[in-house]
RNA sequence: UUCUUAUCAAGAGCGGUAGAGGGACGGGCCCUUUGAAACCGCAGCAACCGAUAAUAAAUUAAAAUCGGUGCUAAUUCCCGCAGGUCUAUUCCUGGAAGAUAAGAA
Numbered sequence: 001u002u003c004u005u006a007u008c009a010a011g012a013g014c015g016g017u018a019g020a021g022g023g024a025c026g027g028g029c030c031c032u033u034u035g036a037a038a039c040c041g042c043a044g045c046a047a048c049c050g051a052u053a054a055u056a057a058a059u060u061a062a063a064a065u066c067g068g069u070g071c072u073a074a075u076u077c078c079c080g081c082a083g084g085u086c087u088a089u090u091c092c093u094g095g096a097a098g099a100u101a102a103g104a105a
Stems, first nucleotide, its partner, number of pairs: 001105008013042005021031003025080004043072003048068005055061002076097001081094004
């Protein structure tokens, strides 16, 4: 990097360095000098994978600890393609794209 599978309406931020961008992409809309990205420290959330012990139970479920990740503005911020509904907007469903985890090449 590609492929497969699962999940994506919940949850969780302070400080330091730094100094203008950021929210994947396009459009919209938003965040940001009352300090963006990035990096560091500490804290937190969650429970995808491994391990451990215990319970129910039967290859599953819930919760805990440790380890490997991940995450901590806005539903993945909304839409992008197709269908339904509608005069239209709106709304609903599925998909695509994206993100994360695990496995494979």
This is a predicted structure of a 105-nucleotide RNA (SAM riboswitch aptamer (S box leader)) from a bacterium.